[in-house]
RNA sequence: GGCGCCAUCGUCUAGCGGCUAGGACACUUGGUUCUCAUCCAAGAAACAGGAGUUCGAUUCUCCUUGGCGCUA
Numbered sequence: 001g002g003c004g005c006c007a008u009c010g011u012c013u014a015g016c017g018g019c020u021a022g023g024a025c026a027c028u029u030g031g032u033u034c035u036c037a038u039c040c041a042a043g044a045a046a047c048a049g050g051a052g053u054u055c056g057a058u059u060c061u062c063c064u065u066g067g068c069g070c071u072a
């Protein structure tokens, strides 16, 4: 250089073009406990950037950025 795959809460991940973008762990608050831990309840927290297609894009297409792999 060429080809392919990946990018979603702090982390790991789910998501058939119309979802309030879900779950686990972590975090915060409250309850329980003499205290801590456990347990219970609640809460905050995310679609890499740009353009296109479409009535509508996290989802499809293109470019860029970053990561991984194959190949000369």
Base pairs, nucleotide, nucleotide: 001071002070003069004068005067006066007065010025011024012023013022018055027043028042029041030040031039048064049063050062051061052060
Molecule: transfer RNA
Organism: bacterium